RNA sequence: CGCUUAUAAAGAAAGACGGAGGGAUUAGACCCAACGAAGUCUUAGCAACCUGUGCUUACAAGGUGCUACAUUCUACUUGAACAGCUUUGGUUGUUCUUGAAAGAUAAGUU
Numbered sequence: 001c002g003c004u005u006a007u008a009a010a011g012a013a014a015g016a017c018g019g020a021g022g023g024a025u026u027a028g029a030c031c032c033a034a035c036g037a038a039g040u041c042u043u044a045g046c047a048a049c050c051u052g053u054g055c056u057u058a059c060a061a062g063g064u065g066c067u068a069c070a071u072u073c074u075a076c077u078u079g080a081a082c083a084g085c086u087u088u089g090g091u092u093g094u095u096c097u098u099g100a101a102a103g104a105u106a107a108g109u110u
Stems, first nucleotide, its partner, number of pairs: 002109006013043005021032003026075004044067003048064003051060003071102001076099001079096007
């Protein structure tokens, strides 16, 4: 790198360096950013997974991780409600909803 499984609408900050972008890719939106983006370091915090204690319910913070906006939202799919168009077969839009894809994180592994 690849593969498998699981999880995610909760939670959690500052300082220094840096100097223009960032929110995974593509497309469309929206948001953050010179009152300082990305990235690096330090300290603090959170508690998803592993771990330890504990034993039905929590604690700890050793390992990884994380600390703006639901994985920022939408795109593919299932069903429903409402509205419009209609050749009454359907179709479009909005809202909610089902399941995926992709990415992220953890553990394991060829």
A computed fold for a 110-nucleotide RNA from Pedobacter cryoconitis, annotated as SAM riboswitch aptamer (S box leader). It was read from a public genome assembly, where an Rfam model found it. Model confidence (mean pLDDT): 81 of 100. Lineage of the source: Bacteria > Bacteroidota > Sphingobacteriales > Sphingobacteriaceae > Pedobacter.